c-di-GMP-I riboswitch aptamer from a Candidatus Zixiibacteriota bacterium, 82 nucleotides, folded computationally. The prediction has a mean pLDDT of 85. The model forms 95% of the base pairs in the Rfam consensus.

[in-house]
RNA sequence: UCAACGAAAGGGUAACCCCCGGGCAACCGGGGGGCACAAAGCUACCUGUCCUGAUCCCGUGCAGGAUAGAGGGGCUGCCGAA
Numbered sequence: 001u002c003a004a005c006g007a008a009a010g011g012g013u014a015a016c017c018c019c020c021g022g023g024c025a026a027c028c029g030g031g032g033g034g035c036a037c038a039a040a041g042c043u044a045c046c047u048g049u050c051c052u053g054a055u056c057c058c059g060u061g062c063a064g065g066a067u068a069g070a071g072g073g074g075c076u077g078c079c080g081a082a
Base pairs, nucleotide, nucleotide: 005080006079012037013036016033017032018031019030020029021028022027035069041075042074043073045072046071047070048067049066050065051064052063053062
């Protein structure tokens, strides 16, 4: 230095709820609070889930969007005990 690992230290993020704002919606942004998280940093490539539309309630998928704290993959990263 790198990999693996995750004690300690210094820190970081922010579930869900409330308020304000955006969006048809899923959901997103800001403020407060603190569920949790060693990648809960970034990324929509794969799967899953959710929303909107067409079809018109037969069937089958299709298009667009959302979700990174649903899982996987990719990139990057603080510290250094056993």